[in-house]
Predicted 3D model of a 73-nucleotide RNA (transfer RNA) from a Minisyncoccia bacterium. Rfam family: tRNA. It is annotated as a transfer RNA. Its mean pLDDT, the model's own confidence on a scale to 100, is 81. RNAcentral holds the sequence, with entries from ENA.
RNA sequence: GCCAUCUUAGCUCAGUCGGUAGAGCGCGUCCAUGGUAAGGACGAGGUCAACAGUUCGAUUCUGUUAGAUGGCU
Numbered sequence: 001g002c003c004a005u006c007u008u009a010g011c012u013c014a015g016u017c018g019g020u021a022g023a024g025c026g027c028g029u030c031c032a033u034g035g036u037a038a039g040g041a042c043g044a045g046g047u048c049a050a051c052a053g054u055u056c057g058a059u060u061c062u063g064u065u066a067g068a069u070g071g072c073u
Base pairs, nucleotide, nucleotide: 001072002071003070004069005068006067007066010025011024012023013022019056027043028042029041030040031039049065050064051063052062053061
């Protein structure tokens, strides 16, 4: 220098052939117990990397930028 993949909750990751996003762990409250652990219920937490474009509507499609990983040279 070129190519490919990836970027979503505090962490690990789903998701979608375009219709305002979920799980597990973690966190908070409660239930339960004589008490603890395990267990159960509920809840908080996200500008879906950034900026543009297409569209009535974009996490999803297109372009550019940034970052991470791998390959080639």